A computed fold for an 83-nucleotide RNA from Firmicutes bacterium UBA3576, annotated as c-di-GMP-I-GGC riboswitch aptamer. Lineage of the source: Bacteria > Bacillati > Bacillota.
RNA sequence: CUCCGAAAGGGCAAACCCAUCGAAAGGUGGGGGCGCAAAGCCACAGGUCUAAGGCGUAGGCUAGGACGGCUGGGCUUCCGAAG
Numbered sequence: 001c002u003c004c005g006a007a008a009g010g011g012c013a014a015a016c017c018c019a020u021c022g023a024a025a026g027g028u029g030g031g032g033g034c035g036c037a038a039a040g041c042c043a044c045a046g047g048u049c050u051a052a053g054g055c056g057u058a059g060g061c062u063a064g065g066a067c068g069g070c071u072g073g074g075c076u077u078c079c080g081a082a083g
Stems, first nucleotide, its partner, number of pairs: 003083001011036002016031006034069001040075003044072003047067004053062003
């Protein structure tokens, strides 16, 4: 230095509840804590969700939007027992 990874300190925060923004998916803040070593960042590819607006007689389709705690990819990354 690399791999693996115990412990401690610190970090993040699912469901659910409250407030708020949004047409919705969902976002943000507070409580909460299922979990997480990238559960840090980026919608690039796939996937999932949504459809105010547009198209359509309608079922529906779609520009667009959302999700990184769904998978892949890119960038960054704290501590470090034993082996």
The prediction has a mean pLDDT of 83.